Context: one part of a larger RNA
RNA sequence: AAGUAACGAUAAUGCGGGUGAAAAACCUGCACGCCGAAAGACCAAGGGUUCCUGUCCAACGUUAAUCGGGGCAGGGUAAGUCGACCCCUAAGGCGAGGCAGAAAUGCGUAGUUGAUGGACAACAAGUUAAUAUUCUUGUACUAGUAAUAAUUGCGAUGGGGGGACGAAGAAAGCUAGGCUAGCCAGGGGACGGUUGUCCUGGUUUAAGGAUGUAGGUGAGUGAAUUAGGCAAAUCCGGUUCACUGUGCACUAAGGUCUAAUGACGAGUCACUAUGGUGAUGAAGUGGCUAAUGCUAUGCUUCCAAGAAAAGCCUCUAAGCUCUAAAUUAUUAUUAAUCGUAUCCCAAACCGACACAGGUGGUCAGGUAAAGAAUACUCAGGCGCUU
Numbered sequence: 001a002a003g004u005a006a007c008g009a010u011a012a013u014g015c016g017g018g019u020g021a022a023a024a025a026c027c028u029g030c031a032c033g034c035c036g037a038a039a040g041a042c043c044a045a046g047g048g049u050u051c052c053u054g055u056c057c058a059a060c061g062u063u064a065a066u067c068g069g070g071g072c073a074g075g076g077u078a079a080g081u082c083g084a085c086c087c088c089u090a091a092g093g094c095g096a097g098g099c100a101g102a103a104a105u106g107c108g109u110a111g112u113u114g115a116u117g118g119a120c121a122a123c124a125a126g127u128u129a130a131u132a133u134u135c136u137u138g139u140a141c142u143a144g145u146a147a148u149a150a151u152u153g154c155g156a157u158g159g160g161g162g163g164a165c166g167a168a169g170a171a172a173g174c175u176a177g178g179c180u181a182g183c184c185a186g187g188g189g190a191c192g193g194u195u196g197u198c199c200u201g202g203u204u205u206a207a208g209g210a211u212g213u214a215g216g217u218g219a220g221u222g223a224a225u226u227a228g229g230c231a232a233a234u235c236c237g238g239u240u241c242a243c244u245g246u247g248c249a250c251u252a253a254g255g256u257c258u259a260a261u262g263a264c265g266a267g268u269c270a271c272u273a274u275g276g277u278g279a280u281g282a283a284g285u286g287g288c289u290a291a292u293g294c295u296a297u298g299c300u301u302c303c304a305a306g307a308a309a310a311g312c313c314u315c316u317a318a319g320c321u322c323u324a325a326a327u328u329a330u331u332a333u334u335a336a337u338c339g340u341a342u343c344c345c346a347a348a349c350c351g352a353c354a355c356a357g358g359u360g361g362u363c364a365g366g367u368a369a370a371g372a373a374u375a376c377u378c379a380g381g382c383g384c385u386u
Base pairs, nucleotide, nucleotide: 013031014030015029016028017027018026032383033382034381035380040363041362042361043360046343047342050341051075052074053073054072055071056070060068061067080141081140082339083338084337087118088117092113093112094111098107099106100105122139123138124137125136126135142335143334144333145332146331147330148329149328150327151326152325153320154319158315159314160313161312166302167301168300169299172295173294174293177289178288179287180286181285182203183202184201185200186199187198204263205262208258209257210256211255215251216250217249218248219244220243221242222241223240224239225238226237228236229235264284267280268279269278270277271276303306349358350357365377366376367375368374
């Protein structure tokens, strides 16, 4: 230079009350403004206590601070079903024997490991200052073990089936959701009108169990036989015969009944430390519309021809068959370990910062609209720390 530039999106503040030494910024009330395919809600990754409560204001906060993601102290994360672990394998890694090499070591079979994939059983309501598919209530489901009863050819590390898969496109059937009528409860206008075709609010209910529909797929059943499936097979495959044919079998959204004489529920009443707590509790039906969600791993078309293994079903081998084993039903019982707070398009992650940058997935209200564009707005959240 200079008490100058700057104080990090031009979404915006104003007033009353409170606290306090002190209030433009904290708390609270009213009004205004901004976002609303987000500036709302929930996860993964990552962070690691930042969560909640009390207290404090030196430093941190681009100002003040009574406030804070700051200091100090205390509290908080509850699972058979969510996720992981466990079972299974992919690329890849390791790798008994083995091969190569002077060795170090390299490669690699069996195998083992390895999710970003397969398999696998729980929903609704209530509750905390802070957790909840974890606690509580109600109603379920899965696997194992034991007992009882009934029935029976059971048995694998082996065989077979299945799991089991591409892209694009079109139409259909539905549902979530939405709108509306009816129903229930409340309201009566500070100024002209407003008892009517008025206004406001509510009209919600899951998994599971039963039924087996729109739709989709397949020809099916029985008998005989059999150089294949590394052995065997009643299984699969091949061959032959007979019978039946759109019935049948398998699959499958949704709907309906139940779950539910329950829960929730606008409001009303009582108490109140004005934060709330307790009691009670109406209606709880229909129509229209409609997804990018479900049927659907479906169907059609196309060429570049689109994982594996286990769980599961079935077949036998060794073996066992009045023991054992298996199936079904009922009852009882068991279900370990780890994660679970909180942020998550961000002031808590990656960017030296409370940084106009970056960051995968899910949810997707209303009016207008082809629309997740755009504008306004619910719920909800903010006014971006001079």